[in-house]
RNA sequence: CGCGCAUUUAGACGAGUGGAGGGACAGGCCCUUUGAAGCUCGGCCAACCGGUCUACGAGGCACGGUGGCAAAUCCUCCGCAUCCGCGGAAUAAUGCGAG
Numbered sequence: 001c002g003c004g005c006a007u008u009u010a011g012a013c014g015a016g017u018g019g020a021g022g023g024a025c026a027g028g029c030c031c032u033u034u035g036a037a038g039c040u041c042g043g044c045c046a047a048c049c050g051g052u053c054u055a056c057g058a059g060g061c062a063c064g065g066u067g068g069c070a071a072a073u074c075c076u077c078c079g080c081a082u083c084c085g086c087g088g089a090a091u092a093a094u095g096c097g098a099g
Stems, first nucleotide, its partner, number of pairs: 001099001003097006013042005021031003027075002043069003048065003051061004076089005
C1' cells in the first nucleotide's frame, strides 16, 4: 500500500505546554480565545488479538498488544414505510488475517 473478514445510534477527560484552528474529503452544520490542532503526563472507556479464570454452545478479568474518550461514521445515497422507523449500498475509521 491495496485485499479478505468483523465492528461502528453504547461508553469514556483532567492537568501542563501551545496559541488558531478542528470535526477524513466538497458543501452543510457544529466545536473552538470560557483556548483549536499538535506535544507531554496522568486518568478513563471498550474488549478486536494475546493472556488468564469459571459453573466453558457461553461468560468474567483488564495483565500484555492495538484502539478510543463533542454531536449516529455529526450528515450521504437507494428501496419500503412517509411521524418514529426497517433493509441495503457507499465513504471512512478500528481490529484481525493473509500478501

SAM riboswitch aptamer (S box leader) from an uncultured bacterium, 99 nucleotides, folded computationally.
The prediction has a mean pLDDT of 83.
It was read from a public genome assembly, where an Rfam model found it.